[in-house]
RNA sequence: AGAGUUUGAUCCUGGCUCACAACGAACGCUGGCGGCGCGCCUAACACAUGCAAGUCGAACGAGAGGCCGUAGCAAUACGGUCGUACAGUGGCGAACGGGUGAGGAAGACGUGGGUAACCUACCCUCGAGUGGGGAAUAACCCGCCGAAAGGCGGGCUAAUACCGCGUACGCUUCUGUUCCUUCGGGGACGGAAGGAAAGCUGUGCCGUGGGCAUGGCGCUCAAGGAGGGCUCACGCCAGAUUAGCUAGUUGGUAAGGUAAUGGCUUACCAAGGCGACGAUCUAUAGCUGGUUUGAGAGGAUGAUCAGCCACACUGGGACUGAGACACGGCCCAGACUCCUACGGGAGGCAGCAGUGGGGAAUAUUGGACAAUGGGGGAAACCCUGAUCCAGCAAUGCCGCGUGAGUGAAGAAGGCCUUAGGGUUGUAAAACUCUUUCAGUGGGGAAGAUAAUGACGGUACCCACAGAAGAAGCUCCGGCUAACUCCGUGCCACAGCCGCGGUAAUACGGAGGGAGCUAGCGUUGUUCGGAAUUACUGGGCGUAAAGCGUGCGUAGGCGGAUCGACAAGUUGGGGGUGAAAUCCCAGGGCUCAACCCUGGAACUGCCUCCAAAACUGUCGAUCUAGAGACCGGGAGAGGUAAGUGGAAUUCCAGGUGUAGCGGUGAAAUGCGUAGAUAUCUGGAGGAACAUCAGUGGCGAAGGCGACUCCCUGGCCAAGACUGACGCUCAUGUGCGAAAGUGUGGGUAGCGAACAGGAUUAGAUACCCUGGUAGUCCACACCGUAAACGAUGUCUACUAGCUGUUUGUGGAUUUAAUCCGUGAGUAGCGAAGCUAACGCGAUAAGUAGACCGCCUGGGGAGUACGGCCGCAAGGUUAAAACUCAAAUGAAUUGACGGGGGCCCGCACAAGCGGUGGAGCAUGUGGUUUAAUUCGAUGCAACGCGAAGAACCUUACCAUCCCUUGACAUCCAAAGAAUCACCAAGAGAUUGAUGAGUGCCUCGGGAACUUUGAGACAGGUGCUGCAUGGCUGUCGUUAGCUCGUGUCGUGAGAUGUUUGGUUAAGUCCCGUAACGAGCGCAACCCUUGUCCUUAGUUGCCAGCACGUAAUGGUGGGAACUCUAAGGAGACUGCCGGUGACAAACCGGAGGAAGGUGGGGACGACGUCAAGUCAUCAUGGCCCUUACGAGCUGGGCUACACACGUGCUACAAUGGUCGGUACAGAGGGUUGCCAAGCCGCGAGGUGGAGCAAUCACACAAAGUACGUCGUAGUCCGGAUUGGAGUCUGCAACCCGACUCCAUGAAGUCGGAAUCGCUAGUAAUCGUAGAUCAGAAUGCUACGGUGAAUACGUUCCCGGGCCUUGUACACACCGCCCGUCACACCAUGGGAGUGGGAUGCAAAAGAAGUGGCUAGUUUAACCUUUCGGGGAGGACGGUCACCACUUUGUGUUUCAUGACUGGGGUGAAGUCGUAACAAGGUAACC
Repeated sequence: AGAGUUUGAUCCUGGCUCACAACGAACGCUGGCGGCGCGCCUAACACAUGCAAGUCGAACGAGAGGCCGUAGCAAUACGGUCGUACAGUGGCGAACGGGUGAGGAAGACGUGGGUAACCUACCCUCGAGUGGGGAAUAACCCGCCGAAAGGCGGGCUAAUACCGCGUACGCUUCUGUUCCUUCGGGGACGGAAGGAAAGCUGUGCCGUGGGCAUGGCGCUCAAGGAGGGCUCACGCCAGAUUAGCUAGUUGGUAAGGUAAUGGCUUACCAAGGCGACGAUCUAUAGCUGGUUUGAGAGGAUGAUCAGCCACACUGGGACUGAGACACGGCCCAGACUCCUACGGGAGGCAGCAGUGGGGAAUAUUGGACAAUGGGGGAAACCCUGAUCCAGCAAUGCCGCGUGAGUGAAGAAGGCCUUAGGGUUGUAAAACUCUUUCAGUGGGGAAGAUAAUGACGGUACCCACAGAAGAAGCUCCGGCUAACUCCGUGCCACAGCCGCGGUAAUACGGAGGGAGCUAGCGUUGUUCGGAAUUACUGGGCGUAAAGCGUGCGUAGGCGGAUCGACAAGUUGGGGGUGAAAUCCCAGGGCUCAACCCUGGAACUGCCUCCAAAACUGUCGAUCUAGAGACCGGGAGAGGUAAGUGGAAUUCCAGGUGUAGCGGUGAAAUGCGUAGAUAUCUGGAGGAACAUCAGUGGCGAAGGCGACUCCCUGGCCAAGACUGACGCUCAUGUGCGAAAGUGUGGGUAGCGAACAGGAUUAGAUACCCUGGUAGUCCACACCGUAAACGAUGUCUACUAGCUGUUUGUGGAUUUAAUCCGUGAGUAGCGAAGCUAACGCGAUAAGUAGACCGCCUGGGGAGUACGGCCGCAAGGUUAAAACUCAAAUGAAUUGACGGGGGCCCGCACAAGCGGUGGAGCAUGUGGUUUAAUUCGAUGCAACGCGAAGAACCUUACCAUCCCUUGACAUCCAAAGAAUCACCAAGAGAUUGAUGAGUGCCUCGGGAACUUUGAGACAGGUGCUGCAUGGCUGUCGUUAGCUCGUGUCGUGAGAUGUUUGGUUAAGUCCCGUAACGAGCGCAACCCUUGUCCUUAGUUGCCAGCACGUAAUGGUGGGAACUCUAAGGAGACUGCCGGUGACAAACCGGAGGAAGGUGGGGACGACGUCAAGUCAUCAUGGCCCUUACGAGCUGGGCUACACACGUGCUACAAUGGUCGGUACAGAGGGUUGCCAAGCCGCGAGGUGGAGCAAUCACACAAAGUACGUCGUAGUCCGGAUUGGAGUCUGCAACCCGACUCCAUGAAGUCGGAAUCGCUAGUAAUCGUAGAUCAGAAUGCUACGGUGAAUACGUUCCCGGGCCUUGUACACACCGCCCGUCACACCAUGGGAGUGGGAUGCAAAAGAAGUGGCUAGUUUAACCUUUCGGGGAGGACGGUCACCACUUUGUGUUUCAUGACUGGGGUGAAGUCGUAACAAGGUAACC
């Protein structure tokens, strides 16, 4: 410090996720030791048991008991002394220490002040005292009540308990003088009045009664440190879908109350106080030092430690006391638990342990007061679950160990393997060592300053034994370090992306590896990354985001100069910022964690002094901002009134006749009752053509005939005012269209509605009508894609061009030139921007203020509030769900987008198919099997250039198992051939012949047998593959290097203008070149030449024949087959841009690629083929392999493709006759002759330019048929044959005789072809024993048409749109149906909280008190009385509780609303292309 994830790819925006750190954690697996920390986060739920606050005999009485003395025989009595235990009076403590965080949003807490408005026991310092009396009471004794707890009555007694009296100050109150003062009061010096006390004990002396002296501890009064109370300022969570709250409320006066101020309380008076700088209400929460994270700023948090607060079963209350409204005190009420004799009582672990419960989850009913502290005491000492220790838990941090060295035969085993090896791996074994920790034994501290040690079997040291007792967890697709095998087969996995559907580095196991390590992972939470809340440090044209637009309040900000002040600001000093923590330095535990000491820091607050630049405040001045005066012009600026013409419609009349209207085409509609058309006149409403313009005006919405009234803004110069300014939350005005209310108006248009069309449907688009509405007046509504998707104001920053409207200057006075303002447009520099783009009218550079945004959906929705007559508007969530959603640009693809161009693509033609019969292939059906594959073009006379057996892969029966075929081993045998028997055959059995080659050891072929390695598979996967092939397409395209442009994907080149069959060529050009394609080179054909001349040829010369190159000969011609020539837009003219090229012409056999062929770019279709072949993986192995016989592939209601033959006269038929090319032939072609009607048979000559196949046919010249199911057509069937073959039944071809079906030119639709082509005619070949109407090749005869590119199909280039990229066979919307989820409404129902009005009234406090009662003091006539108190009564306040009525919140609710998510459901096709009616608000 970043990374993954939206896309085909890119950049951005933006969310989600991950890597880090932390934890009082929990869970899973695992677990050796030690040190230091830490351990109920949940039920402030309930608690059994034990302990946690006592102590003092030197305050007091009593006192069991021991000892001494005296008396006594003893019991015992008296005195003295010591003085334990349980109690009592009294004192101090119990208000500390310990726990918890419920409540509490401010009487809290934090920081800094104030107290001149206060208090303080014990302790410390200082001053002054401590005199003299009195009356009781518990304990104790007696009696009574009660189950108990406990209580009552009578009697005795002491004190440092209680009460008077005396005295006292510097204390309190009142008051005088003086000084200070914040004007409240305070200090000093006086006067008057008032207010205290207690003794105990050590020692000494003596008069033994006690007293005196002295020391100590106490006590009283009055003053100074430490603690507390009160108070002020600032800081301190969320919600405005909480906007108003408040009657003791705010203030005053008086009184009361308190330690003390104060409405703290009461009476009276006034009407205030708080609040947008957030009152009130609601929800949540102990606060802080700190902790954690972070670079910091911040965020989150508030366990342990420390400070403060609050609480102690829940609520209320006071008492005591220096201090409490009191955790281990009291009273009352309530809930709960326990005891009970039912009458009544007892209790409070949020102290330490512990129990139950809750929970994912948190420990021992331990030891000791040795240390540190605390309480009491004079002290010894006692108490102390504070504390110090130990125990439990890997809960955290830190440290250590589980061994070290050598060790290659690279062992065995495991795993993988290309079978060679690799890896585990120096790892192990083995050898040589060591002993930390743990263990055993021995010694043994510090903590303690004299004694005292729980810890403690301590730490630490020494010795001994032995590698001995001690390693796991997670991960290995990317992020993210680490890879293979097996299993599984959309099951499981997953933090995100995602993986898995038979070859999974992603699931499970294994081997190996990576990481951390006594731990490792998972889950949860917080921060970080996240600059995704942006103070530091973000944005708002199109990604989320500028209010529709003005005015304007609060607020924020604000021009120039001078002076003053010093609030902000800056500097310095002082106080404080507790300690601990963090940081730095040093030190101590062997190190570290941990601890100690010191420093720094604590960025803060308060205060004093100083400065005066800037901000601020005050004062004075200025004119550049702003305003107003005079003047001026342009303008659809606004309001109101009036006027005008054109047009539509309607009405009346005239002319006139059959249609009009409307559409893609129609129909509805109107019209013979006279329409449409046309003319005249009239009525009425609405809107204002031309001018008209990226022209004008207005803040925006918006404004368009003309005239006038009123009115807003605008511009220039000068004088004037003198900062009066800018922005603007709340507020308020205006605000298109539609809509609403009332009343008018209504020509045209026109939601709804009706009809007609269209359509599968058509509640639409189109047509005919037509109501609201559109118009006016008044009043609402308050929203729009209210857009420049761009808030307002100010300043600055290159230019060029147009336009509107002012104004200045110059001259040559013009359609002139140069300036300067205010607008409005188009380019463009710098700069900005993700890009597009913006660019002085900024989206640039800066400043001021306001508004708004924070992933998509849910949703601008629900609820609530406000506004509205309503429609609705405004404000505005959450649950849930997804990992994206979005912007700009790029490349493709696509478009019922555009432009250009091509092709038998259309058109123009010729001939077909589709109808018939047959052939052939396919589908379907059938079957034991009808083997398999090919399936739009690009499957279907295709693989198959040829299924009777074979082929053959299929089916049935039979049969073999190292096999029909290959290699290796062993044994035997030559191999092989012939014959016989059984069987359908495979096969089996039997007999015989045969003994081969060589280097003679054996070996090489071959056969048989045996064992296993293995063979074999037309079994599966063409979606694991190679190779081959089809297709777009013989279309003109597809790319690269360097350079340049762009952040980038990419672009450029390859685009433009011409041209071409062509990315062919030329020109231009940030491109320059190049490659694969095109073309050419190759083959063939067309002309000529040269050479050669057999088997081919024969002009001339001879010979010969009935005839024939038959013969001699010839080499001219044809031909054969080798090599050349020729054609290149080369020449001429024109067009074109001086180009490329095109058009025409000449010459030429051939002319613009001469014709044809081979040749197929980058790629696309997971195209086809595992059945040509090859091949990975899987599967079968007495069978899915091999063999045999028979059957099937040939089936047949039907459907389709491709063909053949026809339907006839351009023909059929009879006989005659003419002319090819190219082929194959020795297992072959087969002549002549003879036989047969014929297929054919026989025969055997000839045959590699020699012979034969082999007569070419259409044609041609005659004859016949005469438009008919025929002398057309030939299917089908019967009979008889021929040939091939082992064999023609299933199932061949051909021949003859006979038979003579459909069919009379073919619906919708559709195919081929542009010249030697179509059409038509025959010939040959491959395959092949036989079997073509198929295929391939060959020649003969031989046309028609093309105006042209509008349309159909396919394609190429450029451009445009896109929400597509699996790429339009794309994407995608809504209803309905089903399942699940959360949520709104809902008659209501149930709980919680709370306001108001009442009721109620325990305990307690206070007031009053006529009842009852009363030791101290006073008085007394001694009976009593008084003062004061207690009890009782009563009044006031008040907790629990109750009622009524509101508000609010949670849960639930028949039914219901929309929403979300789901696998392949239904209906349509709304959007994305002009999405087929442009889309959207």